[in-house]
Molecule: transfer RNA
Organism: Candidatus Chisholmbacteria bacterium
RNA sequence: GGGCCAGUAGCUCAGCGGAAGAGCACUGCUUUCGCAUAGCAGGGGUCGGGGGUUCAAUUCCCCCCUGGUCCA
Numbered sequence: 001g002g003g004c005c006a007g008u009a010g011c012u013c014a015g016c017g018g019a020a021g022a023g024c025a026c027u028g029c030u031u032u033c034g035c036a037u038a039g040c041a042g043g044g045g046u047c048g049g050g051g052g053u054u055c056a057a058u059u060c061c062c063c064c065c066u067g068g069u070c071c072a
Base pairs, nucleotide, nucleotide: 001071002070003069004068005067006066007065010024011023012022013021018055026042027041028040029039030038048064049063050062051061052060
């Protein structure tokens, strides 16, 4: 320098055009004499950045950034 993959909640990841989700973590409530477990509820997201296509973009296209991997 070039090819490919990945970037979404604090962490691990799903979602791949039509109102952003799960598990764990965190907070509260119930349960207990108390703790743990269990159940219920809740808070938390410029979907890596910018531009384009579209009535509508996390999703499609282009450029850039970061990480991984392969080739030279």